Record summary
Model confidence (mean pLDDT): 75 of 100. Predicted 3D model of a 265-nucleotide RNA (Bacterial large signal recognition particle RNA) from a Planctomycetota bacterium. It is recorded under the gene name ffs. Its Rfam family is "Bacterial large signal recognition particle RNA". By type it is a non-coding RNA gene. About the family: The signal recognition particle (SRP) is a universally conserved ribonucleoprotein involved in the co-translational targeting of proteins to membranes. Rfam links the family to the GO terms signal recognition particle, plasma membrane targeting and SRP-dependent cotranslational protein targeting to membrane, signal sequence recognition. The RNAcentral record of the sequence draws on ENA.
[in-house]
RNA sequence: CCGCGCUAGACGGGGAGGUAGCGGUGCCCUGUACCUGCAAUCCGCUAUAGCAGGGUCGAUGCUUUCCCGAGGCCGUCGCUUUUUGAGUAACUUUUUCGGCAAGCGGCGUUGACGGCCGGGUCCCAGCAGACAGGAAGACGUGAACCUGGUCAGGCCCUGACGGGAGCAGCCAUAAGCGUACUGACCUGUGUGCAGUGGGGCAGCCCGGUCUGAGCAGGCUGCCGCAGCGAGCACUCGGGAACAACGGUCGACGGAAGGUGCGCGG
Numbered sequence: 001c002c003g004c005g006c007u008a009g010a011c012g013g014g015g016a017g018g019u020a021g022c023g024g025u026g027c028c029c030u031g032u033a034c035c036u037g038c039a040a041u042c043c044g045c046u047a048u049a050g051c052a053g054g055g056u057c058g059a060u061g062c063u064u065u066c067c068c069g070a071g072g073c074c075g076u077c078g079c080u081u082u083u084u085g086a087g088u089a090a091c092u093u094u095u096u097c098g099g100c101a102a103g104c105g106g107c108g109u110u111g112a113c114g115g116c117c118g119g120g121u122c123c124c125a126g127c128a129g130a131c132a133g134g135a136a137g138a139c140g141u142g143a144a145c146c147u148g149g150u151c152a153g154g155c156c157c158u159g160a161c162g163g164g165a166g167c168a169g170c171c172a173u174a175a176g177c178g179u180a181c182u183g184a185c186c187u188g189u190g191u192g193c194a195g196u197g198g199g200g201c202a203g204c205c206c207g208g209u210c211u212g213a214g215c216a217g218g219c220u221g222c223c224g225c226a227g228c229g230a231g232c233a234c235u236c237g238g239g240a241a242c243a244a245c246g247g248u249c250g251a252c253g254g255a256a257g258g259u260g261c262g263c264g265g
């Protein structure tokens, strides 16, 4: 150096998290590098740190250190951005209330505002009408019998003459009922081009009179006291994104180093 056969070892790695710690399942980043079972309310181990079983390659492999560096995590910082909670004063805005009367509109010399007089609305007293109700009168109706008058028939008394009680009918009435009638009574009232007397009169309405130019506050606008909410500005706190710095771990890749056994030629 070549051939053959073995063994070590390898058959992905890393980050965060979890854990006393180490792996795994799960999430994420790289990368392509076996299979099956177990496993986040976890599964299996113990610093030589997955367990159990099977398979492939096999010292051209495996491993150590350094460099690069995807990516992740932590911390600090920001006259960068964004979001959220609280607070503060002023400004703006919305709203109520109060005020002004500049503009528009309305009323006004067919007389504004105001003054005076009178009346009503209000209260008391009394009068009259209408309406409603009641009582009374008038008319009508009205009692099988227990109202009256007259009482046919029938009944009773009598020798007869005659008499008696008395139903129906008729007439007249009581209680009651009815009426479109009466103009004298009583009671009442959310009645009325009713009125009389007295009282009262803040407000409103009506009428008369005096004066002579404003009145009113609907809209716009302005001012003010408040209240509530919002916006803007500031402060503090929390979160997120991004940038910078520092730290930590670190795949892939690169460089250097280390590293078996047996047989035969």
Stems, first nucleotide, its partner, number of pairs: 001265006009057003012030004020046005034054005061259007071249006078242001080241009091231003095226001097224004102220003106215002114210008122199004129191001130189005136182002138179004147172004155164003